[in-house]
């Protein structure tokens, strides 16, 4: 230097549930353990997420009207109604773009540490 036991010493603490910060993402403390050999630092990069603000209809998503075809259902038929598909409309949903956060227990990276059976 790697690597990581059914060692030994000890560390850490996911959901939850309490109180506190914050718009929020989350975070601190306390309880409390699903995990975790770096679950220890550090937001340089990916990813998620969240504020704010541009953009204003481009996916995808609700609403509305329009058309088409088939299937179901109801009915003797017209013919209704549901699902399906196009198309326009609208949306203080979304997407997308910037800027400002969140997450190190997404990943990747830097750096730094305990212990020492096997290879």
């Nucleotide at each position: 230097a790697a690597c990581g036991a059914u060692a030994a010493a000890g560390g850490c603490a996911a959901a939850c549930c309490c109180u506190g910060a914050g718009u929020g993402a989350u975070c601190a403390g306390g309880g409390g353990a699903c995990g975790c050999a770096a679950a220890g630092u550090a937001a340089a990069g990916g990813a998620u997420c969240u504020u704010u603000a541009a953009c204003c209809a481009u996916a995808c998503u609700g609403g509305c009207a329009g058309a088409g075809a088939c299937g179901c259902a109801u009915a003797a038929g017209g013919a209704u109604g549901c699902a399906c598909u196009c198309u326009g409309c609208u949306a203080u949903g979304a997407a997308u773009u910037a800027a400002a956060g969140a997450u190190a227990g997404c990943c990747c990276u830097a750096c730094u540490a305990c212990c020492g059976a096997a290879c």
Record summary
This is a predicted structure of a 119-nucleotide RNA (c-di-GMP-I-GGC riboswitch aptamer) from Candidatus Jettenia ecosi. Its Rfam family is "c-di-GMP-I-GGC riboswitch aptamer". A reference for the family is Weinberg et al. (2017), "Bioinformatic analysis of riboswitch structures uncovers variant classes with altered ligand specificity", Proc Natl Acad Sci U S A.